[in-house]
Molecule: transfer RNA
Organism: Candidatus Roizmanbacteria bacterium RIFCSPHIGHO2_12_FULL_41_11
RNA sequence: GCACCUAUAGCUUAACCGGAUAGAGCAGAGGCUUGCGGAGCCUCAGAUCCCCGUUCAAUUCGGGGUAGGUGCA
Numbered sequence: 001g002c003a004c005c006u007a008u009a010g011c012u013u014a015a016c017c018g019g020a021u022a023g024a025g026c027a028g029a030g031g032c033u034u035g036c037g038g039a040g041c042c043u044c045a046g047a048u049c050c051c052c053g054u055u056c057a058a059u060u061c062g063g064g065g066u067a068g069g070u071g072c073a
Base pairs, nucleotide, nucleotide: 001072002071003070004069005068006067007066010026011025012024013023019056028044029043030042031041032040049065050064051063052062053061
């Protein structure tokens, strides 16, 4: 330099051919329970790597970047 793959919450991840409030586990906050509690139960908050485009509608499709990985030279 070229080709291919990947990027969703603090971490691990789901989302079928483009469609319905982007779902879950752990972690976090608050509460209940308890002699106390890090155990149990309830509730809450938190995410689509960035920009542009297509579309009534984009996590999903197209273009360009960024970061990581693999292969070739």